[in-house]
Context: one part of a larger RNA
RNA sequence: GAUAAACGUUGGCGGCGUGCCUAACGCAUGCAAGUCGCACGGGGCGCAAGCCUAGUGGCGGACGGGUGAGUAACACGUAGGGACCUGCCCGGAAGUGGGGGACAACUCUCCGAAAGGAGAGCUAAUACCGCAUACGGUCUACGGACCAAAGCCGUAAGGCGCUUCUGGAGGGACCUGCGGUGGAUUAGCUAGUUGGUGGGGUAACGGCCUACCAAGGCGACGAUCCAUAGCUGGUCUGAGAGGAUGAUCAGCCACACUGGGACUGAGACACGGCCCAGACUCCUACGGGAGGCAGCAGCGAGGAAUUUUGCACAAUCGACGCAAGUCGGAUGCAGCAACGCCGCGUGGGGGAAGAAGGCUCUCGAGUUGUAAACCCCUUUUGUGAGGGAAGAAGAUCUGACGGUACCUCACGAAUAAGUCACGGCUAACUACGUGCCAGCAGCCGCGGUAAUACGUAGGUGGCGAACGUUGUCC
Numbered sequence: 001g002a003u004a005a006a007c008g009u010u011g012g013c014g015g016c017g018u019g020c021c022u023a024a025c026g027c028a029u030g031c032a033a034g035u036c037g038c039a040c041g042g043g044g045c046g047c048a049a050g051c052c053u054a055g056u057g058g059c060g061g062a063c064g065g066g067u068g069a070g071u072a073a074c075a076c077g078u079a080g081g082g083a084c085c086u087g088c089c090c091g092g093a094a095g096u097g098g099g100g101g102a103c104a105a106c107u108c109u110c111c112g113a114a115a116g117g118a119g120a121g122c123u124a125a126u127a128c129c130g131c132a133u134a135c136g137g138u139c140u141a142c143g144g145a146c147c148a149a150a151g152c153c154g155u156a157a158g159g160c161g162c163u164u165c166u167g168g169a170g171g172g173a174c175c176u177g178c179g180g181u182g183g184a185u186u187a188g189c190u191a192g193u194u195g196g197u198g199g200g201g202u203a204a205c206g207g208c209c210u211a212c213c214a215a216g217g218c219g220a221c222g223a224u225c226c227a228u229a230g231c232u233g234g235u236c237u238g239a240g241a242g243g244a245u246g247a248u249c250a251g252c253c254a255c256a257c258u259g260g261g262a263c264u265g266a267g268a269c270a271c272g273g274c275c276c277a278g279a280c281u282c283c284u285a286c287g288g289g290a291g292g293c294a295g296c297a298g299c300g301a302g303g304a305a306u307u308u309u310g311c312a313c314a315a316u317c318g319a320c321g322c323a324a325g326u327c328g329g330a331u332g333c334a335g336c337a338a339c340g341c342c343g344c345g346u347g348g349g350g351g352a353a354g355a356a357g358g359c360u361c362u363c364g365a366g367u368u369g370u371a372a373a374c375c376c377c378u379u380u381u382g383u384g385a386g387g388g389a390a391g392a393a394g395a396u397c398u399g400a401c402g403g404u405a406c407c408u409c410a411c412g413a414a415u416a417a418g419u420c421a422c423g424g425c426u427a428a429c430u431a432c433g434u435g436c437c438a439g440c441a442g443c444c445g446c447g448g449u450a451a452u453a454c455g456u457a458g459g460u461g462g463c464g465a466a467c468g469u470u471g472u473c474c
Base pairs, nucleotide, nucleotide: 001473002472003471005470006469007468008467009466012344013343014342015341016340017339018337019336020302025300026299027298029297030296031295034059035058036057039056040055042053043052044051045050066255067254068253076179077178078177079176080175081174084172085171086170089168090167091166092165093164094163095162096161097131099129100128106121107120108119109118110117111116136147137146138145139144151160152159153158181227182226183225188218189217190216193215194214195213196212197211198210199209200208230252231251232250233249234245235244236243237242257278258277259276260275261274280291281290282289283288308334310333311332312331316330317328318327319326320325347377348376349375350374357368358367359366360365382411383410384409385408386407387406391401418463419462420461421460422459423444424443425442429458430457431456432455433454439446440445
């Protein structure tokens, strides 16, 4: 000098930030991912127009938000590479013809304490399946073989879609060089191990997997093992070189009770999806079920220590929707905390050879001290009253913050100062008490009867809404 700080004493206001560093310990409760009725059949309400809706279907739930456990690794950073994928979006080419059979919802019956489930029957679609066509695409032994589609709204024009191919943008996967850590009191490590051939698998290269063959591969330029650790932009310090660090913000990675697995999908091996196993918690009619805050609040525990079970979708952005709009603890705000930085105030001028009180005293006085009183002035701040935004994206409407910021008027010095030190380092000294006691202390060291070093008081010095101590880094 710095700090995500804590502790002690004290504490007026504002702006902007920051706020579980410990138990990736366990969690009551509420909310955090929905949306589309212009894909579809039904149900309810309604005179109708239409509205609401469980289900089928579509898109989204792979984003956003959290955490840092694991990871010394192509995880990250940087520079490259070629064997790849890509929903929505943009450009281009072509098409959108004609059929079929189901399953929910619903109705009936039944089982179960519940969670839920079984059977029978009916039905629609942008759900599912054949057929046709093939600019194009895939495979090809170049003869050929194979591959699509869906409609909805609108009187119409047209709009929104759908299918196939191609290019782009953005996103993602993979490979490689180099870089960033401690230990040799870890010296040898390795069997899919290293390479090849055939096969499989993947979006794709690859020992990724498998069969066979060869015997390789790595290592003192530190392999292997152990320990520690998310990485980076940055941040702190320093003249720099360097050292330390990786909170908040931004990029990447990893994880989502613990371990394993796949399904769906353009994308996951998926925080608020599924299955299995385990630990834990809860419900139960004992047969069986339910759950996962490292989302936002909040609770318990741990700890020196870290906040409200708040408001709003007004803005920005995201999901869905033709739209109106709905949803969003993302976000915007408010609340709490001197936790940090910055700013402001607690008054200004005058006022005695100097009140009172306190302290000291050589008893003369000195000092507190222009300090107070007192006179004049001001009103930042405060209180009250009146007005009152920008942020809204300019036709109108729409503001959580907020009657906030800000402006005007009135009132009245009114509402507002502490803390640490005073032996040397180091700026600031006396008195009393104590008597190697009680105590102080960063180092040197003070205290055993006159202690500027302990305790109290007066005075003084420093900083000031803070001051001091402790921890950590340079």

RNAcentral holds the full RNA, with entries from ENA and SILVA. The part of an RNA shown here (small-subunit ribosomal RNA, 5' domain) has 474 nucleotides and comes from an uncultured bacterium. The prediction has a mean pLDDT of 90.